[in-house]
This is a predicted structure of a 74-nucleotide RNA (transfer RNA) from a Methanomicrobiales archaeon. It matches the Rfam family "tRNA". Rfam classes the family as a transfer RNA. The family has 954 seed sequences and 5,335,975 matches in Rfam 15.1. The organism belongs to Methanomicrobiales, within Archaea. The sequence was found in a public genome assembly.
RNA sequence: GCGAUAGUAGUCUAGUGGCAGGACAGAGGCUUCCCAAGCCUUUAGCCCGGGUUCGAAUCCCGGCUAUCGCACCA
Repeated sequence: GCGAUAGUAGUCUAGUGGCAGGACAGAGGCUUCCCAAGCCUUUAGCCCGGGUUCGAAUCCCGGCUAUCGCACCA
């Protein structure tokens, strides 16, 4: 350099056109003699830009990052 795959909350992950979900974590509460566990509430997210569409996390284009493969150099 070329190609493929992936990017969603602090971490992991679901959702593949129509209200952004779950688990862990953080905060508050219930329970308990205390702790742990459990339960309830809550905080926090679609990598960036553009396009298509009534509507984009999702489809298309470009970019960035990561992984893998190939090529090149040494």